[in-house]
The RNA shown here (c-di-GMP-I riboswitch aptamer) has 86 nucleotides and comes from uncultured Longimicrobium sp. Of the family's consensus pairs, 100% are formed in the model. The source organism's lineage runs through Bacteria, Gemmatimonadota, Longimicrobiia, Longimicrobiaceae and Longimicrobium. The sequence is in RNAcentral, with records from MGnify. Model confidence (mean pLDDT): 89 of 100.
């Protein structure tokens, strides 16, 4: 960070399969990406099963909280990387 050069991932949906979810993984599929390589360190952002409190005669169920679970393609910070124009 180029109307470059070889390539690269691969969003939305669908289909399988895992999870209480959120989401991950596989295939198909491109929205896009100079790191859309990879680490939860930092901030932010989903979900709320267990649990915990209120409603309830108890229960079911309904409400709030709340991450030890998720997002790396939410931002920032660490590693690690292809090419070499301006």
């Nucleotide at each position: 960070g180029a109307c470059a050069a070889g390539g690269g991932c691969a969003a939305a949906c669908c289909c399988g399969c895992c999870g209480a979810a959120a989401g991950a993984c596989g295939g198909g599929g491109a929205c896009g990406c100079a790191a859309a390589g990879u680490u939860u360190c930092g901030a932010g952002g989903c979900u709320a099963a267990a649990g915990c409190g209120g409603g309830u005669c108890c229960c079911c169920c309904c409400c709030g909280c709340c991450a030890c679970g998720c997002c790396a393609g939410u931002c920032g910070a660490g590693c690690c990387g292809c090419c070499g124009a301006a």